[in-house]
Molecule: SAM riboswitch aptamer (S box leader)
Organism: Alteribacter lacisalsi
RNA sequence: CUUUUAUCAAGAGAGGCGGAGGGACUGGACCGAUGAUGCCCGGCAACCAGCAGCGUUAAGCUGCAAGGUGCUGCUUCCUGCAAAGCCGCCGUGCUUUGGGAGAUGAGAG
Numbered sequence: 001c002u003u004u005u006a007u008c009a010a011g012a013g014a015g016g017c018g019g020a021g022g023g024a025c026u027g028g029a030c031c032g033a034u035g036a037u038g039c040c041c042g043g044c045a046a047c048c049a050g051c052a053g054c055g056u057u058a059a060g061c062u063g064c065a066a067g068g069u070g071c072u073g074c075u076u077c078c079u080g081c082a083a084a085g086c087c088g089c090c091g092u093g094c095u096u097u098g099g100g101a102g103a104u105g106a107g108a109g
Stems, first nucleotide, its partner, number of pairs: 001109008013041001015040003021031002025080001027078002042072003047068002050064005076101001081098006087091001
C1' cells in the first nucleotide's frame, strides 16, 4: 500500500512544555494568543493477548484485568452519492434509510 472483517450517539485534566494555525479531503458551521494542533504527564476504554466461570468440545456468553494497540472539542462536527417521505414556503430546504469516503482493532497478501 491492497484486501477481509468488527466497531464508530457512551467515556476521558482549571496539569507541564511550546508558540500558530487546527480537526483526512470538498462545501458549511466551528475550535484557536482567555494559548488551540502537537509532545509529556494524567485520564478513558475491553478490539487483541491473558486469567477465571458457564458451555462435553467448539462457537458463543459473562466476569477480572490496562500487557499490545487505541482514544481523550464538536455524533466520524455536519455534508458530498442514491432512494423514500414531508411542506399554504418547492428549495443551495427538512427527515429517514442505504451507500461512499475516513478512523481504529484484528487477520491475510